Molecule: transfer RNA
Organism: Mucilaginibacter ginsenosidivorax
């Protein structure tokens, strides 16, 4: 330099173009003499700009981060 893969809470992982869950963490509570365990709630996410769309995590350009290949 070129091509191709990837980007979702704090971590993992889902999501036919049609309300963005789920488990685990934190946080309140309830259970208990304490802790654990269980139950029951809350907070917290679509990598960035643009496009197409009645509507995009998604489909399209571009760039920015990781990974791999070729040269």
């Nucleotide at each position: 330099u070129u091509u191709c893969c990837u980007a979702u809470g704090g971590u993992g992982u889902a999501a036919u173009g049609g309300u963005a869950g789920c488990a685990c963490u934190u946080c309140u509570g309830a259970u208990u003499c304490u802790g654990g365990u269980u139950c029951a709630g809350a907070c917290a996410a679509u990598c960035g700009u643009g496009g197409u769309u009645c509507g995009a995590g998604u489909c399209c350009a571009u760039g920015u981060g990781g990974g791999a290949a070729a040269a």